Notes: The prediction has a mean pLDDT of 80. THF (Tetrahydrofolate) riboswitch aptamer, 91 nucleotides, folded computationally.
[in-house]
RNA sequence: GGCAGAGUAGUCAUUAUGCGUUAAGUGUUAGAAGAUGGGAAGUUGCUUCUAAACGAAGACUUGUUCACGGUAUAAUGACGCGUCCGCUGCA
Repeated sequence: GGCAGAGUAGUCAUUAUGCGUUAAGUGUUAGAAGAUGGGAAGUUGCUUCUAAACGAAGACUUGUUCACGGUAUAAUGACGCGUCCGCUGCA
């Protein structure tokens, strides 16, 4: 030098445990900041903060209840870096 491959942020599904149903959370818009394969630069995407607009499913059998929420966390599984270098395997 050639060929092949792994790994990020994160997304989805399932399960468990919570939170809310006296509406927080999620989602939307604008602004600012941040983290993003081992290294470099970096976009989509992601996170946080501030502001604004919007906005919901409760039930009766009253409990280890059922239902609901583009709900939170964890585990497992699937998916998951375009460029340069690096890493692993093969010849």